[in-house]
Molecule: small-subunit ribosomal RNA
Organism: uncultured prokaryote
RNA sequence: GAACGAACGCUGGCGGCAGGCCUAACACAUGCAAGUCGAACGGACUCUUCGGAGUUAGUGGCGCACGGGUGCGGAACACGUGGGAACAUACCCUUUGGUAAGGAAUAAUAUCUGGAAACGGAUACUAAUACCUUAUAAUGACUUCUGGGGAAAGAUGGGGCGCUCUGGGAUGGACCCGCGUCUGAUUAGCUAGUUGGUGGGGUAAAGGCCCACCAAGGCGAAGAUCCGUAGCUGGUCUGAGAGGAUGAUCAGCCACACUGGGACUGAGACACGGCCCAGACUCCUACGGGAGGCAGCAGUGGGGAAUAUUGGACAAUGGGGGCAACCCUGAUCCAGCCAUGCCGCGUGAGUGAAGAAGGCCUUAGGGUUGUAAAGCUCUUUCAACGGUGACGAUGAUGACGGUAACAUCAGAAGAAGCACCGGCUAACUCCGUGCCAGCAGCCACGGUAAUACGGAGGGUGCUAGCGUUGUUCGGAUUUACUGGGCGUAAAGGGCGCGUAGGCGGAUGUAUCAGUCAGAGGUGAAAGCCCCGGGCUUAACCUGGGAAUUGCCUUUGAUACUGUACAUCUAGAGUUCGAGAGAGGGUGGUGGAACUCCAAGUGUAGAGGUGAAAUUCGUAGAUAUUUGGAAGAACACCAGUGGCGAAGGCGGCCACCUGGCUCGAUACUGACGCUGAGGCGCGAAAGCGUGGGGAGCAAACAGGAUUAGAUACCCUGGUAGUCCACGCCGUAAACGAUGUGUGCUAGUUGUCAGGCAGCUUGCUGUUUGGUGACGCCGCUAACGCAUUAAGCACACCGCCUGGGGAGUACGGCCGCAAGGCUAAAACUCAAAGGAAUUGACGGGGGCCCGCACAAGCGGUGGAGCAUGUGGUUUAAUUCGAAGCAACGCGCAGAACCUUACCAGCCCUUGACAUGGGGAGUAUGGAUACCGGAGAACAGUAUCCUCAGUUCGGCUGGCUUUCACACAGGUGCUGCAUGGCUAUCGUCAGCUCGUGUCGUGAGAUGUUGGGUUAAGUCCCGCAACGAGCGCAACCCCUGUCUUCAGUUGCCAUCGGUUCGGCCGGGCACUCUGGAGAGACUGCCGGUGACAAGCCGGAGGAAGGCGGGGAUGACGUCAAGUCCUCAUGGCCCUUAUGGGCUGGGCUACACACGUGCUACAAUGGCGGUGACAGAGGGCAGCGAUGGCGCGAGCCUUGGCAAAUCCCCAAAAGUCGUCUCAGUUCGGAUUGUACUCUGCAACUCGAGUGCAUGAAGUCGGAAUCGCUAGUAAUCGCGGAUCAGCAUGCCGCGGUGAAUACGUUCCCGGGCCUUGUACACACCGCCCGUCGCACCAUGGGAGUUGGUUUUACCCGAAGGUGGUGCGCUAACCAGCAAUGGAGGCAGCCAACCACGGUAAGGUCAGCGACUGGGGU
Repeated sequence: GAACGAACGCUGGCGGCAGGCCUAACACAUGCAAGUCGAACGGACUCUUCGGAGUUAGUGGCGCACGGGUGCGGAACACGUGGGAACAUACCCUUUGGUAAGGAAUAAUAUCUGGAAACGGAUACUAAUACCUUAUAAUGACUUCUGGGGAAAGAUGGGGCGCUCUGGGAUGGACCCGCGUCUGAUUAGCUAGUUGGUGGGGUAAAGGCCCACCAAGGCGAAGAUCCGUAGCUGGUCUGAGAGGAUGAUCAGCCACACUGGGACUGAGACACGGCCCAGACUCCUACGGGAGGCAGCAGUGGGGAAUAUUGGACAAUGGGGGCAACCCUGAUCCAGCCAUGCCGCGUGAGUGAAGAAGGCCUUAGGGUUGUAAAGCUCUUUCAACGGUGACGAUGAUGACGGUAACAUCAGAAGAAGCACCGGCUAACUCCGUGCCAGCAGCCACGGUAAUACGGAGGGUGCUAGCGUUGUUCGGAUUUACUGGGCGUAAAGGGCGCGUAGGCGGAUGUAUCAGUCAGAGGUGAAAGCCCCGGGCUUAACCUGGGAAUUGCCUUUGAUACUGUACAUCUAGAGUUCGAGAGAGGGUGGUGGAACUCCAAGUGUAGAGGUGAAAUUCGUAGAUAUUUGGAAGAACACCAGUGGCGAAGGCGGCCACCUGGCUCGAUACUGACGCUGAGGCGCGAAAGCGUGGGGAGCAAACAGGAUUAGAUACCCUGGUAGUCCACGCCGUAAACGAUGUGUGCUAGUUGUCAGGCAGCUUGCUGUUUGGUGACGCCGCUAACGCAUUAAGCACACCGCCUGGGGAGUACGGCCGCAAGGCUAAAACUCAAAGGAAUUGACGGGGGCCCGCACAAGCGGUGGAGCAUGUGGUUUAAUUCGAAGCAACGCGCAGAACCUUACCAGCCCUUGACAUGGGGAGUAUGGAUACCGGAGAACAGUAUCCUCAGUUCGGCUGGCUUUCACACAGGUGCUGCAUGGCUAUCGUCAGCUCGUGUCGUGAGAUGUUGGGUUAAGUCCCGCAACGAGCGCAACCCCUGUCUUCAGUUGCCAUCGGUUCGGCCGGGCACUCUGGAGAGACUGCCGGUGACAAGCCGGAGGAAGGCGGGGAUGACGUCAAGUCCUCAUGGCCCUUAUGGGCUGGGCUACACACGUGCUACAAUGGCGGUGACAGAGGGCAGCGAUGGCGCGAGCCUUGGCAAAUCCCCAAAAGUCGUCUCAGUUCGGAUUGUACUCUGCAACUCGAGUGCAUGAAGUCGGAAUCGCUAGUAAUCGCGGAUCAGCAUGCCGCGGUGAAUACGUUCCCGGGCCUUGUACACACCGCCCGUCGCACCAUGGGAGUUGGUUUUACCCGAAGGUGGUGCGCUAACCAGCAAUGGAGGCAGCCAACCACGGUAAGGUCAGCGACUGGGGU
């Protein structure tokens, strides 16, 4: 995607044509579904016009074996297809004849009688187309060829209808055979009437169909037997086809009729609406006994997701009966119900922009719904109302039906839904929700901005339907015939020999089985397809054709395959001559080494390890020498060398033995290849029996290591390892590559041979083996590549998602261990291969960095300062969290700040914009008055907003009112912008074009050098380019030049001696412009390069020093509390104001600092030298006061001019190792300053007090030169408050061998099961929960086999002493023939007993498995 006998959800206008219990072959109430004939018969009854007519229970005939239903069973000649011979066939057609003569009963009926009923019993009477006998009959049947046997029915007025014999036909049926027809081998052997024969019986008929006897067969790996499942077919659905699935409706066949068995009747049945028996169930009953069978049509209950009316009619078609009229017919034709399906139609058409209203969205402009609606103009299909009114009916008859259809009429009137909108997949926004509720076919969505949930608007799709579920096919080349694979993804058997089978070299002849072609028969109809026709169209119906790919018969062809015969030598093999070899087996033999034993020498250790210990040794080890014993293995040679089928094989010698190679000639004549089963071989370990045992060494013991160490290391040590015999039968048994044959470039080693040449150790060539590299080709890639994974052929084995599981059960093998064969439930959406880019590695190589090392000084211990955590609190506002939070935001919390807490207060608001109203100032001056007075209150006068076109024109400001709104340091840094930190000033990050690769990607960017650098050079399928590096910018170091005040003073003059003044701009300095450094020069080195090393010159030398500058990116890094901003939230409060408190709390823990612990110091004295900054609500000189903080005064200065400003380390003296003249915390007290205000909670000063601390555990930080260390100075913030921060200068070191290690980083390479990327991934036990499953004492049931018992009905056989109308004999009685009942026998359903097989259910407990 298509389909459906469907179901469910929502919805539902009409019609046509179809369809409608798929489940319980479960049970059925009620009605109907098979009768008819009086022209076969006798009665009875009714009516009668007495002429007769009619009704009918019964006898009889025909029918009831059709039609209708269902799919239980059945794996079979059941079905399909095509053949066959040994049959019968009522009614029908045709044909030959016949239809004569008799007889005996019986139902009905009548009477009596039994029973509750169903149903009978006895006696008597009677008819026939019922029954019986006789006659006759052949071209019929039987036969010993002569004979025997052999039929009938009448009714009717006639015509005609019947009956009977015979031959043929037609129709339907029975039987046999070839082929086809599901799954399982975890079903491998089955079979005694079994297979065949002879003779019988039986049947319509062949036949072990049945019986007696004889023989021992028959079936089976091409799957017998057994288990399971199933009606088969035409067809149907799907598919390009081949196929796959299916077998409703329609049609053919089969089977069945409550379950099982059985026969009767009949032309036909072993019989759906017949009989008998048994069983289960139901019903009636007077308990004695009876009745029943919807898988017919309706209908009921039940089951189920689910499937209709207890309808009409025989009008049509057909069936039964009848001469017929006619009767019967739930077959059938119709109607009813159901959107169950297919088909058709409608729910209006045109116009209509103010693009209405409303809805939704919005960037607030608009957009969209949308010509959609309304409005205007039309139409009336369908439905509705009333009217006419068929075909189906050739003459009559119409259930459907007043139906279809037709025309009329009114009015847009009565008629639209469903699903979806994240991707696949056509269709997007808002709101709600907040991993909740939910969705979901797969991936997946939902944790506060959800196109995925729910609603809405809009859209998409289909449309009287639309979705969902289920099932089948397709896609799926995902079982591969068409049409797949097996080195690494699943998959080559461990290896060989060989059976069946499959396949097979060259030539010729024959045959024609396969194969190919023609013809004939068949392949039912319907259906599909094509061309037509009929319903208004279509669905539907219908005519013709084609097709039906098949089977059978027949006629031909003869290339190929097969078969038969003959021949050949290229395959294969034999023979001869050589050759190599750890090929196998047996028996000997050799030396080295280890160990042990004995003896000698000799003395204190030996041994072992990373280091040790266990161990051995003064009872003499180890070491060393000599002799001896025993077992096992064979150094060097030795080699991608050799041999073998594989496993595997290694001292030497002998014997036995397999295979291979080369060369040569002759011979055989396809003898070949593969190989299911089968058989054999088969490492190590293991097992059994018996030996052997030196070394080694599972188990075990001890010592170490370790958190532990059932290990790695050490000391010992037993099985075993070795031999013989017998098992086992597995390995990463690997080349992860089955065997064989042929073909398809080469180069180069090596092993075993041959040939040729010559220069005699080389070259060429050839066969066989074994390696490396490499074209074509193949491969997903990796790779393979004449030793194929290439191109082909033959045969075998094996695979079909992962797990469960190579497990369970069953079977076979094994002494055992275990092996071989080999599932399912359940569970997941993956598992896997190759390659790519990263990341990572207690992988490798190269390199760098205060990374280590070498040094110097710290932190960690003390006290204090400060930040954080924690705790506390009404609040201790919030943020920052490894490096990269923690003297961070905070360049400065007493109020303010301030966001927190408590209390009080405001509500258009502290602030902005818009509208309406009102006012136009505030204030100043003077005068008066009240008042003690005031910057106090009141009164009067004058002055007093801006612009202006002079107009109350405009604007500003103040106040008030109402509403829009303001406001929020409320939330989300995981919605964001911006800014920032970090890796990291690390050297990297990319692009275009080209090239390579299926692709991800690679190349460039790798390589060789070099650099601080992807810096540069060289090479190179790359060539270029960009962002980074470097440079350009700033400061600093040298010089030149210009300028010369506020700076400077060499020279000149003056001087109060101060560059103070005149003067000058030389110097210093200031600040503009320039110069200077580029590996430029020389030497060496390097590759002649880039560069590196050394030197010269130079203030400076190889980046001179410092700064600014931060690539692509990473961390959902930080910040919504700087600012901006989406969304959400608050709106008399989460907004605003005020007062007070808090952010300053304090058991404790951490970070960062300051001060110290002292003599390189403290204290006292002395008094020299900076730089850079700042200053008007400011810096503040000088002078004075105070011990001091400071105060008073105010010269100068908006600053190269004045001020802050004193620089400090330094130096001199003293102290002399102590808790001190160290250290200064803490506390008391008295003050100073700032400020509305120092209580919580500021800084400073004086006096007094004088804590810890004597250099700091583990650990850890900074720094490579004007650096560390040390010393002071300034600034921002700021009323005040710095040990913090940002700057400045003074003094001024030590060390770096080096890159093994720690940390971080860069490049290349390698492995990877990682990609959230090692802070990854991930294994097993244990615990808890759930699920399916194996075992399990047993137990329950199904099915089946064997043996036996019982043996209903029934037919058959036997018997038949009882009974007996037809025929015969007889006058009769009676007898005979025949028949019946009864009895007997074998067969047999149900049932029973016993023993098995098999399949299920349950099962305490238990095993593993999955989630």